[in-house]
Molecule: transfer RNA
Organism: Clostridia bacterium
RNA sequence: GCGGGUAUAGCUCAAUGGUAGAGUACCGGCUUCCCAAGCCGGCCGUGCGGGUUCGAUCCCCGUUACCCGCU
Numbered sequence: 001g002c003g004g005g006u007a008u009a010g011c012u013c014a015a016u017g018g019u020a021g022a023g024u025a026c027c028g029g030c031u032u033c034c035c036a037a038g039c040c041g042g043c044c045g046u047g048c049g050g051g052u053u054c055g056a057u058c059c060c061c062g063u064u065a066c067c068c069g070c071u
Stems, first nucleotide, its partner, number of pairs: 001070007010024004018054001026042005047063005
């Protein structure tokens, strides 16, 4: 230099162009003499900039970071 992949909640991961979810963690409550476990509730998000579309996590272009391959 060229090609490919990944980027979504604190963490690990889902999501057919149509309200962005789960597990875990954290916080509060219930329960217990206390802790743990269990139950209920809460909090938090699409790497960045554009484009297409009535509507984009999803399609297109660029860009950033990381990973893999080629030279």